[in-house]
Molecule: FMN riboswitch aptamer (RFN element)
Organism: Brachybacterium sp. SGAir0954
RNA sequence: CCACAUUCUCCGGGGUCAGUGAAACUCUGAGCCGGCGGUGACAGUCCGCGACCCAGCUCCUUCGGGAGCUGGUUGACCUGGUGGAACUCCAGGACCGACGGUGAAAGUCCGGAUGGGAGGAGAUGUGG
Numbered sequence: 001c002c003a004c005a006u007u008c009u010c011c012g013g014g015g016u017c018a019g020u021g022a023a024a025c026u027c028u029g030a031g032c033c034g035g036c037g038g039u040g041a042c043a044g045u046c047c048g049c050g051a052c053c054c055a056g057c058u059c060c061u062u063c064g065g066g067a068g069c070u071g072g073u074u075g076a077c078c079u080g081g082u083g084g085a086a087c088u089c090c091a092g093g094a095c096c097g098a099c100g101g102u103g104a105a106a107g108u109c110c111g112g113a114u115g116g117g118a119g120g121a122g123a124u125g126u127g128g
Stems, first nucleotide, its partner, number of pairs: 001128007009120002016030004032107001033097002035049004044095002053072008077093005099111003
C1' cells in the first nucleotide's frame, strides 16, 4: 500500500420577492436547490448505487407488527467552444425531482424520520 472481517464515527440542499384569492411557502411570473461511487478532466440529466413504493421466501412476535435475504419499480440534455482526452470544463439554451398530509394542486412547508441507507474517514485483526 491492497483485499477481507469486526467495530466506531460521520453523512442532503432549497420557498425569496411580486400577483390572484376567503384561503396558496402548494397556483402564476421571476428567482432558489442538487445524496453516494465511477469516469481519459470537475456530472442533478452518462454508467451504476441509495432513499420511497410493490412482491416472494425465511425467521421472530406482545398478533399491532418487526427483522433478514432476493427480485421488481425508480425522473431529466442538447448546441457550440477548448483540449490528447469532457453528454463532466467554458458559453448559450433546455429539462427533472418518491410517498402521506394540507383552508388550494408542494423538489423547497409538515410527517413517517432521533428512521432507513448508498457511501466516506478512523481503529483493531487476518491475509498478501